[in-house]
RNA sequence: GGUCUGUUAGCUCAACGGUUAGAGCAUCGGCUUGUCACGCCGAAGGUUGCCGGUUCGAAUCCGGUACGGAUCG
Numbered sequence: 001g002g003u004c005u006g007u008u009a010g011c012u013c014a015a016c017g018g019u020u021a022g023a024g025c026a027u028c029g030g031c032u033u034g035u036c037a038c039g040c041c042g043a044a045g046g047u048u049g050c051c052g053g054u055u056c057g058a059a060u061c062c063g064g065u066a067c068g069g070a071u072c073g
Stems, first nucleotide, its partner, number of pairs: 001072007010025004018056001027043005049065005
């Protein structure tokens, strides 16, 4: 340098081009308990790496770019 692949919440990961991007764990609050833990209920937390394009509509499709991984030279 070429090819392929990944990037989404603090972490691990989902999400046919179509309602407000969700789950588990973690965090916070409440209930329960003599206390803690467990359990139950709820809340907060996101520029879907970045910049453009296509589309009535993009996390999703296309181009470029950054970073990580694999592979070829």
The RNA shown here (transfer RNA) has 73 nucleotides. The RNAcentral record of the sequence draws on ENA. Rfam family: tRNA. The family's RNA type in Rfam is transfer RNA.